[in-house]
RNA sequence: AACACUCCUACAGGGCAGUUAGCACAGCGAACCUGGUGAGGCCCGAAAGGGAGCAGCCAUAAGCUGUGCUGACUGCGUUUGUAGGAGUGUUUAU
Numbered sequence: 001a002a003c004a005c006u007c008c009u010a011c012a013g014g015g016c017a018g019u020u021a022g023c024a025c026a027g028c029g030a031a032c033c034u035g036g037u038g039a040g041g042c043c044c045g046a047a048a049g050g051g052a053g054c055a056g057c058c059a060u061a062a063g064c065u066g067u068g069c070u071g072a073c074u075g076c077g078u079u080u081g082u083a084g085g086a087g088u089g090u091u092u093a094u
Base pairs, nucleotide, nucleotide: 001091002090003089004088005087006086007085008084009083010082011081012080013079014078015076016075017074018073019072020071021070022069023068024067025066026065027064028063034059035058036057037056042051043050044049
């Protein structure tokens, strides 16, 4: 001096795990202060009928859960590249 390897630092990617936000899909979801329907019972009516409406059922709000996509953040006995620094080995020259 050249080549190779290892370690440290910085930067930039990838991998894995976690947290969080948005969107989509699905599910759960209100004793009463959401809606629809409204047995029973109640009220009005001479009657025909009508009314309010508990339970139940259906739908859903706030919210919760799961899955997917995207973004951000955190972490690692994770991996790649570039640059700088430290060290080791081989070869060659003096």